This record gives sequence, structure tokens and C1' cells, in this order.
RNA sequence: GAUAAGGGCAAAUCCGGAGUAAUCCGGUGACGCAAAGCCACGGGUCCCAACGGUGGGAUGGCCGGGCUGCCGAA
Repeated sequence: GAUAAGGGCAAAUCCGGAGUAAUCCGGUGACGCAAAGCCACGGGUCCCAACGGUGGGAUGGCCGGGCUGCCGAA
């Protein structure tokens, strides 16, 4: 980060499964993404338990940050 090239990932929906739940996994399907690759470190939001201090979990396609990767016009 371009009217480039080769590609990549994959929302919602629906089906099956796991979980108290948020949500996740596989299939379907493409809304979109120049890191929509990886990491829960900080913030936000969501779920569960407590409600006295709080604790556990989820979300990376909410924001910031860290690490790594393909191509190469201006």
C1' cells in the first nucleotide's frame, strides 16, 4: 500500500458437536479483511460465581501494543 501479480483468511445464516453461559470446534456460506497470521500484556465489552475484598472464563473480525509473513508501482 497501487484499478498490480500469485495467493490467503473468512462474517452473518443453516446443520452437527462441546460448554451453566459468553463463546468455541467441524461442515455450509462469503459480509468483509494488507496482516481478519500468532500473543489475553493494557483498556473496553460480554459470561459465570460472589457481592465484603473480588475471582474465574470469553472476545485478537472492539481499541492499543508486541512478534512474524507475501508482493513491490508511486
RNAcentral holds the sequence, with entries from MGnify. Predicted 3D model of a 74-nucleotide RNA (c-di-GMP-I riboswitch aptamer) from a marine sediment metagenome. The prediction has a mean pLDDT of 87. Of the family's consensus pairs, 95% are formed in the model.